[in-house]
RNA sequence: GGGGCGUUAGUCUAGUCUGGUAGGAUUCAAGCCUCGGGUGCUUGGGACGGGGGUUCAAAUCCUCCACGCCCCA
Numbered sequence: 001g002g003g004g005c006g007u008u009a010g011u012c013u014a015g016u017c018u019g020g021u022a023g024g025a026u027u028c029a030a031g032c033c034u035c036g037g038g039u040g041c042u043u044g045g046g047a048c049g050g051g052g053g054u055u056c057a058a059a060u061c062c063u064c065c066a067c068g069c070c071c072c073a
Base pairs, nucleotide, nucleotide: 001072002071003070004069005068006067007066010026011025012024013023020056028044029043030042031041032040049065050064051063052062053061
């Protein structure tokens, strides 16, 4: 220098192909339970790497950039 894959909550992860309310686990907060704690149960808070474009509508499509991994040279 060229090519491929990946980036979603504090942590892990699904969804991207085929655009239409971003899901689950864990963590955290409150409540129930308990003498208290834990377990368990209920409720709640929290995320699409950044810029631009297409579209009524973008995590998803296009493009550029950043970072990580792999391959070629």

The RNA shown here (transfer RNA) has 73 nucleotides and comes from a Microcaldota archaeon. Model confidence (mean pLDDT): 81 of 100. The sequence is in RNAcentral, with records from ENA. Lineage of the source: Archaea > Nanobdellati > Microcaldota. Its Rfam family is "tRNA". It is annotated as a transfer RNA.